Context: one part of a larger RNA
RNA sequence: GCCGGCGAGUUACUUGUACGCAGCAAGGUUAAGCCGCGAGGCGGAGCCGUAGCGAAAGCGAGUCCGAACAGGGCGAUUGAGUUGCGUGCAGUAGACCCGAAGCCAGGUGAGCUACCCCUGGCCAGAGUGAAGUGCCGGUAACACGGCAUGGAAGCUCGAACUCAUCACGGUUGAAAACGUGUGGGAUGAGCUGGGGGUAGGAGUGAAAGGCCAAUCAAACCUGGAAAUAGCUGGUUCUCCCCGAAAUAGCUUUAGGGCUAGCCUCGCAACGUAAGUGGCGGAGGUAGAGCACUGGAUGAGCUAGGGCUCUCACAAGGGUACCAAACUCAACCAAACUCCGAAUGCCGUCAACUGGAAUUGCGGGAGUCAGACUGUGGGGGCUAAGCUCCAUGGUCGAGAGGGAAACAGCCCAGACCACCAGCUAAGGUCCUGGAAUGCAGGCUAAGUGGGAAAGGAUGUCAGAUUACUUAGACAACCAGGAGGUUGGCUUAGAGGCAGCCAUCCUUUAAAGAGUGCGUAACAGCUCACUGGUCAAGUGUUCUGGCGCCGAUAAUGUAACGGGGCUCAAGCCUGCUACCGACGCUGUGGGAUCUUGCUUACUUCGGUAAGUGGGAUCGGUAGGGGAGCAUUCUGCAGUCAGUGAAGCUGGACGGUGACGACCGGUGGAGAGUGCAGAAGCGAUUAUGCCGGC
Numbered sequence: 001g002c003c004g005g006c007g008a009g010u011u012a013c014u015u016g017u018a019c020g021c022a023g024c025a026a027g028g029u030u031a032a033g034c035c036g037c038g039a040g041g042c043g044g045a046g047c048c049g050u051a052g053c054g055a056a057a058g059c060g061a062g063u064c065c066g067a068a069c070a071g072g073g074c075g076a077u078u079g080a081g082u083u084g085c086g087u088g089c090a091g092u093a094g095a096c097c098c099g100a101a102g103c104c105a106g107g108u109g110a111g112c113u114a115c116c117c118c119u120g121g122c123c124a125g126a127g128u129g130a131a132g133u134g135c136c137g138g139u140a141a142c143a144c145g146g147c148a149u150g151g152a153a154g155c156u157c158g159a160a161c162u163c164a165u166c167a168c169g170g171u172u173g174a175a176a177a178c179g180u181g182u183g184g185g186a187u188g189a190g191c192u193g194g195g196g197g198u199a200g201g202a203g204u205g206a207a208a209g210g211c212c213a214a215u216c217a218a219a220c221c222u223g224g225a226a227a228u229a230g231c232u233g234g235u236u237c238u239c240c241c242c243g244a245a246a247u248a249g250c251u252u253u254a255g256g257g258c259u260a261g262c263c264u265c266g267c268a269a270c271g272u273a274a275g276u277g278g279c280g281g282a283g284g285u286a287g288a289g290c291a292c293u294g295g296a297u298g299a300g301c302u303a304g305g306g307c308u309c310u311c312a313c314a315a316g317g318g319u320a321c322c323a324a325a326c327u328c329a330a331c332c333a334a335a336c337u338c339c340g341a342a343u344g345c346c347g348u349c350a351a352c353u354g355g356a357a358u359u360g361c362g363g364g365a366g367u368c369a370g371a372c373u374g375u376g377g378g379g380g381c382u383a384a385g386c387u388c389c390a391u392g393g394u395c396g397a398g399a400g401g402g403a404a405a406c407a408g409c410c411c412a413g414a415c416c417a418c419c420a421g422c423u424a425a426g427g428u429c430c431u432g433g434a435a436u437g438c439a440g441g442c443u444a445a446g447u448g449g450g451a452a453a454g455g456a457u458g459u460c461a462g463a464u465u466a467c468u469u470a471g472a473c474a475a476c477c478a479g480g481a482g483g484u485u486g487g488c489u490u491a492g493a494g495g496c497a498g499c500c501a502u503c504c505u506u507u508a509a510a511g512a513g514u515g516c517g518u519a520a521c522a523g524c525u526c527a528c529u530g531g532u533c534a535a536g537u538g539u540u541c542u543g544g545c546g547c548c549g550a551u552a553a554u555g556u557a558a559c560g561g562g563g564c565u566c567a568a569g570c571c572u573g574c575u576a577c578c579g580a581c582g583c584u585g586u587g588g589g590a591u592c593u594u595g596c597u598u599a600c601u602u603c604g605g606u607a608a609g610u611g612g613g614a615u616c617g618g619u620a621g622g623g624g625a626g627c628a629u630u631c632u633g634c635a636g637u638c639a640g641u642g643a644a645g646c647u648g649g650a651c652g653g654u655g656a657c658g659a660c661c662g663g664u665g666g667a668g669a670g671u672g673c674a675g676a677a678g679c680g681a682u683u684a685u686g687c688c689g690g691c
Base pairs, nucleotide, nucleotide: 001691002690003689004688005687006686011093012092013091015090016089017088018087019086020085021084022083023082024081027048028047029046033042034041035040052059053058062074063073064072065071096234097233099231103224104223105222106221107220108219114198115197116196117195118194119193120192121191122190123188125157126156127155128153132149133148134147135146136145137144161185162184163183166181167180168179169178200216203211204210237626238625239624240623241622242621247260248259249258250257251256261367262366263364264363265362266361267360268359269358272357274353275352277349278348279347280346281345287339288337289336293333294332295331297329298328299327300326302323304322305321306319307318308317309316370395371394372393373392374391375390376389377388378387379386400411401410402409415588416587417586418585420584421583422582426578427577428576429562430561431560435575437574438573439572440571441570442569448564454548455547458545459544460543461542462541463540465538466537467536475532476531477530478529479528481505482504483503486500487499488498511526515524516523589616590615591614592613593612594611595610596609597608598607599606600605627680629677630676631675632674633673634672635671637669638668645664646663647662648661649660651658652657
């Protein structure tokens, strides 16, 4: 891992509550106990109800507060209870099951290890050479020196022994700590045998929270004990109806609760709800505005201030400075408003739609982590698949079609069946169902098929204005002059470094000069003019589609792909077709409702049959109806002429499931109606077994 078996809402109660059924009913019912073989009988203590109010004494259809014959509170003004059984839920118990880490009690452990006590054992060999001593030297004597001798030391090197530094291996190991090499200590605070001691908040510890039997920030065993677990996991047959929430308030509360909201079931009530419309309301948002509160720009006007002039003082003048108030113009505001919508909200009217979608009471819940998307906002960076509100939608709990793939986007809400039809979104060249459809434009960029500021004689369309057969625009031919080298400046400045001025003349026309150029001139060129030519040529703006801007990591890779250019791209219009579990058709089922018929009836209704209408996605969850298993009671059956079980088969039922036939098997097993449960298993890293 697979298969098989086991495996989770149970049971108790003089408990509570609601509903169902039954008995009796202004009453209902016994408990212990007693009698009886038993069935059952007796037993009225007690409990609930029949009256309430008050803290109570107490009073009583009233009572309490009160001085009250005020007022008010709670009651009465005709009433249903009670007992049993069943079921839902709650309470108390382990209370659906499994699961802690832990806490406490009593014990067991020092054969591992820590330390201590007693008693033993062990340490090859080599080196260094302390004190002391002897001799010699030396001293007045000591001291001191030398040479011998001597053999000290938590001394040196290094086996046994002991430890464990580094490296490698090992890492489902040879080994639950090892192997190999290397390394530390090796007469010492050394190593080691045997005997003994210290025990769990205790021991022992050259101290690491180390060690105390592969276990230690409190050992192990048993018990309290099914500790507790607001946490995780799991929780077993079927079909039918309805169907949520991820919010508010409070919470030592935030992943838990309680109440409300939203779901379900029952009873009851009501011309109830919702929508459209009319009418009547409240309001201060969007927008707008500047009348208030503030902000803020320019101008004017003008206090105050600065500067400056004048000035002995006082006073005064000027002001391209700052600037209050005021005036004009143009603005800004969530916490500004002289104004002010649309929606939404409330009330009302009944015409219409609509059909119980509404409300009350009662039983049962679940939900309190929401997600994305459109819209209005706050936070953030007018960032986030970000975060927090509001208001819709979808997902959640929603399948189907589209978006290549893709919970939250678009279309559309799946009762079942069909080898029938129509459509939605989206599509119709091939992949791949359906137009290589029609008409008119645009695009040349594979734009389409990713992107900004910004840039550009791309191209199409529409405006605008100027020039133009008195000849424009472009090109070509020719001219482009004189005063004059204007003045200044400068070494120079001659159209062309710079400053100032920018005139006059001759002209068809020609600037005191557009650019190149020179040291400065020169030279080339332009403006401007004539000619040749011949019909359009420029400016500005708007719109459509395109171009550049454009760089990323395995491989084209920014149309799903192929591929596409008067399109298979884009815009406008039109026709047809494809396309879904949508709609229609045909057949069938269920639920609710409404008629009819029949039967029953406690007269409320219930059941069956047959028509009409509506409905039938679904998680948590509520409600309903069933299937199957084991056992029991009653009734009635089957079985050696072959029960159960197992097995094969094309049968029946919406399903859980149920028949029938054959084989196997070899002794029990069904059916109907009731009753009772150790009553249903792919999941709990479930438990046990087999493989």
Molecule: large-subunit ribosomal RNA, domain II
Organism: Candidatus Methylomirabilis lanthanidiphila